[in-house]
RNA sequence: ACAGGGUUAGUUUAACGGUAGAAUACGCCACUUGGAAUGGUGAGACGCAAGUUCAAUUCUUGCACCUUGUA
Repeated sequence: ACAGGGUUAGUUUAACGGUAGAAUACGCCACUUGGAAUGGUGAGACGCAAGUUCAAUUCUUGCACCUUGUA
């Protein structure tokens, strides 16, 4: 330099174009003499900018970053 894949919660990850789910971690409560474990509950995310669309995490383009390959 070129080509492929990827970017969603603190972390690991789902999601036919139609209200973004889960696990774990975290806060609170219950349980306990106390802690752990367990149960309940709560907060927390679509890389950035445009385009298409009634509607975009999803489709298209550009950019940024990560990764693999080729030279």
The RNA shown here (transfer RNA) has 71 nucleotides and comes from Paenibacillus sp. FSL R7-0302. The coordinates come from a structure-prediction model, not an experiment, and the mean pLDDT is 83. Its Rfam family is "tRNA". Rfam classes the family as a transfer RNA.